[in-house]
RNA sequence: CGAGUCGGCCGGGUGGCCGCGGCCGGGGCGGUGUUUCGGCACCGCAGCCGGCUGAGGAAGGUCGGGGCUCCACAGGGCAGGGUGCUGGCUAACGGCUAGUCGGGGCGACCCGCAGGACAGUGCCACAGAGAACAGACCGCCGAUGGCACGGCAUGCCGUGCACAGGCAAGGGUGAAACGGUGCGGCAAGAGCGCACCAGCGGCCGGGGUGACCCAGUCGGCUUGGUAAACCCCACCCGGAGCAAGGCCAAACGUGGGACGGGCGGCCCGCCCGAUGUCCCCAGGUAGGCCGCGUAGAUGGAUGGCCACCCCGCCGGUACCGGCUUGCCGGCCGGCGGACAGAACCCCGCCUACAGGCCGGCUCGCCAU
Repeated sequence: CGAGUCGGCCGGGUGGCCGCGGCCGGGGCGGUGUUUCGGCACCGCAGCCGGCUGAGGAAGGUCGGGGCUCCACAGGGCAGGGUGCUGGCUAACGGCUAGUCGGGGCGACCCGCAGGACAGUGCCACAGAGAACAGACCGCCGAUGGCACGGCAUGCCGUGCACAGGCAAGGGUGAAACGGUGCGGCAAGAGCGCACCAGCGGCCGGGGUGACCCAGUCGGCUUGGUAAACCCCACCCGGAGCAAGGCCAAACGUGGGACGGGCGGCCCGCCCGAUGUCCCCAGGUAGGCCGCGUAGAUGGAUGGCCACCCCGCCGGUACCGGCUUGCCGGCCGGCGGACAGAACCCCGCCUACAGGCCGGCUCGCCAU
């Protein structure tokens, strides 16, 4: 210098003018109550004045978890759903972190929906002969049986065929074909035998909290994949959500009571009452308040313009500076500055994002 990787941060600044929401104070207007007629108290409204305050790293998606609220609930089980290597953190999580294992990259580093396939069941398309304790299309062989020919010592030998048969090395199919390489062996072959390697299982030693790792020995030679298929194992899970939910409460209507009449000595009780009352009570509705926050609610405020500055891109070059003399910087002009906007609160995850800053590390090239 170039390429890359990981982590953190900012996400326009200043000033002026205008505007919006909330709260506080003052003034204004209106209403109600009260009044000693001077006022006072409460409520409401806004085209008034002043002060304070007002979005984000994701406020977003509403995916996981919790707080809060109401409903349900003795305990246990079934069903259903979720999570799934190990340790730690956390109120909790499907989150974070440090590791293990597997995969990718030369590397820094990245990715993993990572329990169990000897508990059982199922499935493995197409192609292919054969897809699970398999199979023989091409191919290899001629040991054994058979056929033909020849020879002779007459029941044996030789040659040929490939009918029966033997084989699975090589070819071919496939995502996957029942260990790999070599030597021996054989009619040809094959873990058939042996050596080494890989894998699996048993035993034993060492390290680690653990997942797991390292080493030794023995064994049969080798037991495919799929659990985002059923299933098995371990752990976890009640439902609905601020339109949750709570408080106050009008008008009209409803229900109950008191007051009326009868059963008459009185009380209780019962019956009747078209209806009535400045009476009392009850629940629910309109409406209001709380829930609700040092932004904050009601269909939802946090913005706009101008000037200067900043950053990026494009163009120009009269002038200025530098040098490697046609480039860089200044300068002038133009364009652009994203994603997006709280709505009960919090912890995470995921997704979107113009442009810029800082730091760690890796690889390559050059110079000293």
Bacterial RNase P class A from an Acidimicrobiaceae bacterium, 368 nucleotides, folded computationally.
Its Rfam family is "Bacterial RNase P class A". The family's RNA type in Rfam is ribozyme. Rfam links the family to the GO terms tRNA processing, ribonuclease P activity and dimeric ribonuclease P complex.
Taxonomically the source falls in Acidimicrobiaceae (Bacteria, Bacillati, Actinomycetota, Acidimicrobiia).
The coordinates come from a structure-prediction model, not an experiment, and the mean pLDDT is 76.
The sequence was found by an Rfam model in a public genome assembly.